[in-house]
Molecule: transfer RNA
Organism: Candidatus Tyloplasma litorale
């Protein structure tokens, strides 16, 4: 250098054109002599970043950052 694959909530991750979810965790309450468990209920996200196309973009398109794999070059 060049291909391919990630990036979305504090963590793991789903969502592939119609305006973002799910566990965990957090908080708040029920339950309990108390904690833990377990039941409600609820807070949290410029979808890495820029710009494009579209009525509409996480979702297609370019560029770019940053993490992983393969290949290749020169030494």
């Nucleotide at each position: 250098g060049c291909u391919c694959u990630g990036g979305u909530a504090g963590c793991u991750c789903a969502g592939u054109g119609g305006u973002a979810g799910a566990g965990c965790a957090g908080c708040u309450g029920g339950c309990u002599g108390u904690u833990a468990a377990c039941c409600a209920g609820u807070u949290g996200g410029u979808c890495g970043g820029a710009g494009g196309u579209u009525c509409g973009a996480a979702u297609c398109c370019u560029c770019u950052c940053c993490g992983g794999a393969g290949c290749g070059c020169c030494a």